[in-house]
RNA sequence: GAGCGACAAAGGCAAACCCGCGGCGACGCGGGGACGCAAAGCCAAGGGCCCACGGGGUAACCCAGGGGCAGCCUAGCUACCGAA
Numbered sequence: 001g002a003g004c005g006a007c008a009a010a011g012g013c014a015a016a017c018c019c020g021c022g023g024c025g026a027c028g029c030g031g032g033g034a035c036g037c038a039a040a041g042c043c044a045a046g047g048g049c050c051c052a053c054g055g056g057g058u059a060a061c062c063c064a065g066g067g068g069c070a071g072c073c074u075a076g077c078u079a080c081c082g083a084a
Base pairs, nucleotide, nucleotide: 004082005081012037013036017032018031019030020029021028022027035071041077042076045074046073047072048069049068050067051066055063056062057061
């Protein structure tokens, strides 16, 4: 340096759920809370899933320019520690 990941050490993050705020919504942010996580750090590029105020389609309902999810997968970027 490249891998790899231990009943190691030091630390880190925080699902569901509850409260508050924002958003039409998916969902986001803050507080509480821990199911889990060795990238559960970043990134929406490819796949996937989700949303629909307004718009389009006669209506039920559908479409998707647009938006959301990185704790669904892949690719990319960065990083703490050091047993086998």